This is a predicted structure of a 74-nucleotide RNA (transfer RNA) from Fibrobacter sp. It matches the Rfam family "tRNA". The family's RNA type in Rfam is transfer RNA. The coordinates come from a structure-prediction model, not an experiment, and the mean pLDDT is 80. The organism belongs to Fibrobacter, within Bacteria.
RNA sequence: GGACGCAUAGCUCAGUUGGUUAGAGUGCCGUGUUCACAUCGCGGAGGUCGCAGGUUCGAUUCCUGCUGCGUCCA
Numbered sequence: 001g002g003a004c005g006c007a008u009a010g011c012u013c014a015g016u017u018g019g020u021u022a023g024a025g026u027g028c029c030g031u032g033u034u035c036a037c038a039u040c041g042c043g044g045a046g047g048u049c050g051c052a053g054g055u056u057c058g059a060u061u062c063c064u065g066c067u068g069c070g071u072c073c074a
Stems, first nucleotide, its partner, number of pairs: 001073007010026004019057001028044005050066005
């Protein structure tokens, strides 16, 4: 230098042939249970879906550029 993939909650990840409230597990906070802790039950908070543009009535999803990370080729 070229090709491809990934970027969604603190962490690990799902989701999507564009559609009306964006999810799971784990972690965090509160609470019940216990003498207490753990386990378990219930409730809650936490997201500009990497950034910037474009297409569209409507974008996490499609298109373009950029950034970061990974794999391969040279």